[in-house]
RNA sequence: GCCCCAGUAGUAUAGCCCGGCCAAGUAUGCUGCCCUCUCGAGGCAGAGACCUGAGUUCAAAUCUCAGCUGGGGCG
Numbered sequence: 001g002c003c004c005c006a007g008u009a010g011u012a013u014a015g016c017c018c019g020g021c022c023a024a025g026u027a028u029g030c031u032g033c034c035c036u037c038u039c040g041a042g043g044c045a046g047a048g049a050c051c052u053g054a055g056u057u058c059a060a061a062u063c064u065c066a067g068c069u070g071g072g073g074c075g
Stems, first nucleotide, its partner, number of pairs: 001074007010028004020058001030046005051067005
């Protein structure tokens, strides 16, 4: 230098191919409440995320382009 893959709550991960259903689910962690003599455990509720920018579109986490970061391969 070229090619490929990945980036989503604090952490891990689904959704992406094939755009829409309340536009973001699950586990764990966090907060509050219930329960308990107290603490685990259990139950209920809540806050919390689409790497950045641009484009296409009525509509983008999803498609396109550029960039950033990480990983791998070739030279």